The RNA shown here (Bacterial RNase P class A) has 382 nucleotides and comes from a Pseudomonadota bacterium.
Taxonomically the source falls in Pseudomonadota (Bacteria, Pseudomonadati).
It was read from a public genome assembly, where an Rfam model found it.
Rfam family: Bacterial RNase P class A. From the family's description: Ribonuclease P (RNase P) is a ubiquitous endoribonuclease, found in archaea, bacteria and eukarya as well as chloroplasts and mitochondria.
């Protein structure tokens, strides 16, 4: 240079004229009016996850539900993120080839990553046989008792068939998968039977906070696959939600109907029963003389909750890294039928996917372009 991949920032600028809101100021005939000043997002989207804050409410333990799931940090937490093991994948490049293709394969990239010897199911069709599950086609072996056929001068040997009760799972069949692989000796013919080597398996050493690696020697070692299937292990979890939750005004019908009780004992204290509270059930706990359910009518208006935050930005420190500490600086929407538009000019990279509603911190989803930096390959040049 160039190709591959990762990560990070920006999201039209600049000027005019009108036009909108919040806050501050300062005017007012109280209608508004002047200044200054601030005003949608990297995903404001999904509403999936974690809280914060407010209320039940004084708030425990248990069951049952539910979520997580490899190690070790981060966080205010998390199903996030950051390291680092594991495992599975590519492509580019390389190498081989006449080609087709094959081999190897970088940075990268995904991972719903605890247990299948605790149980219980599932795995269609096809296969013999789908788990301690199996014999289709088959190898071997006995029967001159049987048949047949080929050599032989007989003797007799071979071969196929029958039949007989054994022995095999080593070939082939069949599937997504068939009691470890491959090769060797052994066998009647097979098989870890036996050897290497590979693989498993547990101890043992080394390295490592650990998941785990790595070594040698020992064991012929296997009832295999699925838990985003019930299940079992650890861990973790109250509820609803800002249409939460408070104040203020006003208005109605201080309505009407129903349950359950408004109590027993005991000198008291208390027991004990009763309603009713707490997502289900249980047990505790708190209220209560009251509470709960239905019908009906009334308001539907104004204020707070509203935006100073687990915050933004910057230097130092620490840390591989997410991130933390100190110190300094800034205040950066708070609308309520819903505010930031609208024309003009110019420049350019011609601008997509899109608009806050109590707030943060993640994750997914969409997405024109346009910088920047690392990393891996490959060329060239020194």
């Nucleotide at each position: 240079g160039g190709a591959g991949u990762u990560g990070g920032c920006c999201a039209g600028g600049c000027a005019g004229u009108c036009g909108c809101u919040g806050c501050g100021c300062g005017g007012u005939u109280c209608g508004c009016c002047g200044c200054g000043u601030a005003g949608a997002g990297g995903a404001a989207a999904g509403u999936c996850c974690g809280g914060g804050c407010u209320c039940c409410a004084u708030a425990g333990g248990g069951c049952a539900g539910a979520g997580u799931g490899c190690c070790a940090g981060g966080u205010a937490a998390c199903g996030c993120c950051u390291g680092g093991g594991c495992g599975c994948u590519a492509u580019a490049a390389g190498u081989c080839g006449a080609a087709a293709g094959a081999c190897c394969c970088a940075a990268g990239g995904c991972g719903a990553c605890g247990g299948a010897a605790a149980g219980u199911g599932c795995a269609a069709c096809a296969g013999a046989a789908a788990a301690a599950a199996u014999a289709c086609c088959g190898c071997c072996g006995a029967u001159g008792g049987c048949u047949g056929g080929u050599c032989g001068c007989a003797a007799g040997a071979c071969c196929a068939g029958a039949u007989c009760a054994g022995g095999c799972a080593a070939g082939g069949u069949u599937g997504a998968a068939a009691u470890g692989g491959c090769g060797a000796g052994g066998u009647a013919a097979g098989a870890g039977c036996u050897c290497a080597c590979c693989g498993c398996g547990g101890a043992c050493g080394u390295g490592g906070c650990a998941a785990c690696a790595c070594g040698g020697a020992c064991g012929g070692c296997a009832a295999g696959g699925u838990a985003a299937a019930c299940c079992c292990c650890a861990c973790u979890c109250g509820g609803a939600g800002c249409a939460a939750a408070g104040c203020c005004a006003a208005a109605u019908a201080g309505g009407c109907a129903g349950g359950c009780g408004c109590g027993u004992u005991u000198u008291u204290u208390a027991a004990c029963a009763u309603c009713g509270g707490c997502g289900g059930c249980u047990c505790g706990c708190c209220g209560a003389a009251g509470u709960c359910u239905g019908c009906g009518g009334g308001u539907a208006g104004g204020c707070u909750g509203c935006u100073u935050g687990a915050g933004g930005c910057g230097a130092u420190g620490g840390g591989c890294g997410a991130c933390c500490a100190u110190c300094g600086u800034c205040c950066c929407a708070g609308a309520u039928g819903a505010a930031u538009g609208a024309c003009u000019g110019u420049c350019c990279a011609c601008g997509a996917c899109a608009g806050a509603a109590c707030c943060c911190g993640g994750c997914u989803u969409a997405u024109c372009g346009g910088c920047c930096a690392a990393c891996u390959c490959c060329a060239c040049u020194u």